This is a predicted structure of a 350-nucleotide part of an RNA (small-subunit ribosomal RNA, central domain) from an uncultured prokaryote. The prediction has a mean pLDDT of 89. RNAcentral holds the full RNA, with entries from ENA.
Context: one part of a larger RNA
RNA sequence: CUGGGCGUAAAGCGUUCGUAGGCGGUUAUUUAAGUUAGAUGUGAAAGCCCCGGGCUUAACCUGGGAACUGCAUUUAAAACUGGGUAACUCGAGUUUAGGAGAGGGAAGUGGAAUUUCAGGUGUAGCGGUGAAAUGCGUAGAGAUCUGAAGGAACACCAGUGGCGAAGGCGACUGUCUGGACCAAUACUGACGCUGAGGUGCGAAAGCGUGGGGAGCAAACAGGAUUAGAUACCCUGGUAGUCCACGCCGUAAACGAUGUCAACUAGCCGUUGGAUACCUUAGUGUAUUUAGUGGCGCAGCUAACGCGAUAAGUUGACCGCCUGGGGAGUACGGUCGCAAGAUUAAAACUC
Numbered sequence: 001c002u003g004g005g006c007g008u009a010a011a012g013c014g015u016u017c018g019u020a021g022g023c024g025g026u027u028a029u030u031u032a033a034g035u036u037a038g039a040u041g042u043g044a045a046a047g048c049c050c051c052g053g054g055c056u057u058a059a060c061c062u063g064g065g066a067a068c069u070g071c072a073u074u075u076a077a078a079a080c081u082g083g084g085u086a087a088c089u090c091g092a093g094u095u096u097a098g099g100a101g102a103g104g105g106a107a108g109u110g111g112a113a114u115u116u117c118a119g120g121u122g123u124a125g126c127g128g129u130g131a132a133a134u135g136c137g138u139a140g141a142g143a144u145c146u147g148a149a150g151g152a153a154c155a156c157c158a159g160u161g162g163c164g165a166a167g168g169c170g171a172c173u174g175u176c177u178g179g180a181c182c183a184a185u186a187c188u189g190a191c192g193c194u195g196a197g198g199u200g201c202g203a204a205a206g207c208g209u210g211g212g213g214a215g216c217a218a219a220c221a222g223g224a225u226u227a228g229a230u231a232c233c234c235u236g237g238u239a240g241u242c243c244a245c246g247c248c249g250u251a252a253a254c255g256a257u258g259u260c261a262a263c264u265a266g267c268c269g270u271u272g273g274a275u276a277c278c279u280u281a282g283u284g285u286a287u288u289u290a291g292u293g294g295c296g297c298a299g300c301u302a303a304c305g306c307g308a309u310a311a312g313u314u315g316a317c318c319g320c321c322u323g324g325g326g327a328g329u330a331c332g333g334u335c336g337c338a339a340g341a342u343u344a345a346a347a348c349u350c
Base pairs, nucleotide, nucleotide: 004321005320006319007304008303012318014201015200017198021194022193023192025088026087027086028085029084030083031082033081034080035077036076037075038074039073040072041071042070049065050064051063052062053061054060091191092188093187094186096183098181103177104176105175107173108172109171110154115149116148117147118146119145120144121143125136126135162169163168206247207246208245209244210243211242215241216240220236221235222234223233258317259316260315261314262313263312266295267294268293269292270291271290272289273288274287275286276285277284299306300305323350324349325348332343333342334341335340
């Protein structure tokens, strides 16, 4: 390289958008670049292969042929691919009418609870554990009542419920704003799919500057446990957790399953629409559509399992894998304030 693969064995980029590129719906006509056929020229000789000849044979030498699957020119063909022209509506999109939603941004508001502070009542314990102790408390704790402050999170509703490309999103109100869905008409007329590089977003932790700091809590201190206990348990407690702006760019970023499209038995839920039906006008039935779940036929799979939300049957494009260790490391490059990230070997060894 070919071949084979990527849910769990090595292997789907965390995710979107998108450049080049690759691929691309239906009809007519044209062209002839690809494609197909013929002709001509060329494709050195030797060698290989076939048929002969010469050394007693063979190796070897030698004659002829074939082959040289290619290239160029030219003449035709026009199905398919490409190019041009004209059109179409099923793909894609726009319009109108709707309802659903923790989708996003900034602003405002609220109640419960924890903590602290102030005051009242009140007295000897509280707290904690397997048991204790450290700790708090007669300078009046804990308990209880009233008031105040402040920060963070939003019980119930809550649901294999919803929304979002993913990360993720959950009190309430208005405001700005993105997307999807359904139904019907009209319109544009292939405007599409994928996407190397690139670009935006991207949990937590971490970093920079300035705020904030109730609770929790790495580090740290003390008390226990223990042979020891740099832990598990307890009492404290600082970064951090929160906000603004800027960085970082990684996760078991998981459905461990790339995106898009088409096709392929059924059954049962559930969410958002739409339509129809009536012996019951509803918490009904049926159909359809977009999601989201549970089974399951065929098929697939090493098995487990997957099974219209495929891991089935196919197509388009991208990414990735190639024995274990060394190693996601070294060196170099790029990025970063740093931490480090990314790209990424080899010797050696089994």